[in-house]
RNA sequence: GGCCCGUUGGUCAAGUGGUUAAGACAGCGGCCUCUCACGCCGUUAACGUGGGUUCGAAUCCCGCACGGGUCA
Numbered sequence: 001g002g003c004c005c006g007u008u009g010g011u012c013a014a015g016u017g018g019u020u021a022a023g024a025c026a027g028c029g030g031c032c033u034c035u036c037a038c039g040c041c042g043u044u045a046a047c048g049u050g051g052g053u054u055c056g057a058a059u060c061c062c063g064c065a066c067g068g069g070u071c072a
Stems, first nucleotide, its partner, number of pairs: 001071007010025003018055001027043005048064005
């Protein structure tokens, strides 16, 4: 340098064109407990970046950045 894959809350991770962006763990608050833990309830928090297509983009297309794989 070519080709391929990936990037979503603090972490993991689903969502492949229209909805309120699901879930688990973690955090915070409450209940429970003599206290802690466990358990239960509630709650905060996310689509790498810049363009394009579309009535509508996390999702499709292109560039860039970062990470991984592979070929030379």
Molecule: transfer RNA
Organism: Oscillospiraceae bacterium